[in-house]
C1' cells in the first nucleotide's frame, strides 16, 4: 500500500410511514380571584394581568421535535461507540446549576447476538455501561489433521 472477518460488520443521509397525541398549544364559555412568562434558584432586566394572572371545568381546534421503521443511496473495517478530565457555545444580563452542540487530552471495546441489571426515553420501540453465555474471525501453543482444547488482542491479522 491492498485486503478478510459480518447475510442485521460500522457509520451518515434519506422521499414516506407509523408512534409522540387528541398529547403540548390556542379559542370559547363558567367558576374563583392575584399573579404568572422568559430551562431552575437567587438579584436584574423586559414582557401579560381586575377589560380578570394562575387554577379547575366543560366545550370546539389541534401540532412539532426528538427517538423509530423504511425503498434508495453515500463513505468505510477503531469502520464506530464509549467512560474520565478540561475548555468553548446555546437557552434575557451576573452567579451556581441542568440540558444540547462542538473541540482538546487520555484509557476501554476483535465482531455480532441472547440474557440479567443500571441509566435515557412518551414508549414493552430503540440506545448505552456493567455482568453472564453461546457463537464467530484472527494470531499463539498443544495436539494430530477433527466440526479438538488452552490463551491473547484491532497500535492486532494476512499479502
Nucleotide at each position: 500500500u491492498a485486503g478478510a472477518g459480518g447475510u442485521c460488520g460500522c457509520a451518515c443521509c434519506g422521499a414516506u410511514c407509523a408512534u409522540c397525541a387528541g398529547u403540548c398549544g390556542c379559542a370559547a364559555c363558567u367558576g374563583c380571584a392575584a399573579u404568572g412568562g422568559c430551562c431552575u434558584g437567587a438579584a436584574c432586566g423586559c414582557c401579560a394581568g381586575a377589560u380578570g394572572c394562575a387554577c379547575a371545568g366543560u366545550u370546539g381546534u389541534u401540532a412539532a421535535a426528538g427517538g423509530g421503521a423504511a425503498a434508495g443511496g453515500u463513505g468505510c473495517c477503531g469502520a464506530a461507540a464509549u467512560g474520565c478530565c478540561g475548555g468553548c457555545u446555546u437557552a434575557g444580563u451576573u452567579c451556581a446549576g441542568u440540558a444540547a452542540g462542538g473541540c482538546g487530552g487520555u484509557g476501554u471495546u476483535g465482531g455480532g447476538c441472547c440474557a440479567g441489571u443500571g441509566g435515557a426515553u412518551a414508549a414493552c420501540a430503540u440506545c448505552u455501561g456493567c455482568u453472564g453465555g453461546a457463537c464467530u474471525g484472527u494470531c499463539g501453543c498443544g495436539g494430530c489433521u477433527a466440526u479438538c482444547g488452552c490463551g491473547g488482542g484491532g497500535c492486532g491479522c494476512u499479502a

Description: This is a predicted structure of a 159-nucleotide RNA (Lysine riboswitch aptamer) from Lacticaseibacillus zeae. It matches the Rfam family "Lysine riboswitch aptamer". Rfam describes the family as follows. Riboswitches are metabolite binding domains within certain messenger RNAs that serve as precision sensors for their corresponding targets. Its family is annotated with lysine biosynthetic process in the Gene Ontology. The coordinates come from a structure-prediction model, not an experiment, and the mean pLDDT is 81.